[in-house]
This is a predicted structure of a 126-nucleotide RNA (c-di-AMP riboswitch aptamer (ydaO/yuaA leader)) from a Bacillota bacterium.
The model forms 95% of the base pairs in the Rfam consensus.
Its mean pLDDT, the model's own confidence on a scale to 100, is 79.
Its Rfam family is "c-di-AMP riboswitch aptamer (ydaO/yuaA leader)". From the family's description: This family represents a conserved RNA structure found upstream of the ydaO and yuaA genes in Bacillus subtilis and related genes in other bacteria. The ydaO/yuaA element is thought to act as a genetic 'off' switch for the ydaO and yuaA genes in its native state. Rfam links the family to the GO terms cyclic-di-AMP binding and regulation of gene expression.

RNA sequence: GUUUACAUAACGCCGAAUCAAUAUUUGUACGGGGGAACCAUUUUCAGGGGUGAACCGCGCAAGCGGGGGGAUAACUCCAUUCCCCAACCCGUCAGCUAACCCCGGAGGCGAAGUAAAGGAGGUUUU
Repeated sequence: GUUUACAUAACGCCGAAUCAAUAUUUGUACGGGGGAACCAUUUUCAGGGGUGAACCGCGCAAGCGGGGGGAUAACUCCAUUCCCCAACCCGUCAGCUAACCCCGGAGGCGAAGUAAAGGAGGUUUU
């Protein structure tokens, strides 16, 4: 100096999922569901519905097309590049929906002076 693996402290990413305390429980940023009137409703076995980006069409599948989502390390946008389109739940039942009621507030991943090179804007300080 290079490569690989592990650990720690920070850092970053997906996600609503953080934070606090008098603390082993109670709250909380944030997030979801049910539920009137009015309005809406060809719709109930081919059951129906919810969270989520995770859908539609052709296909046994693999894939292809359309569409949707994430990252690209100060933030936003553009560009470039790389990825994902799962899973779970309710239990015959739910349109919207004020009051009201109920619930979640997890888990997982990364190596990064970006593979390399860029453009624009904002904020702060002098």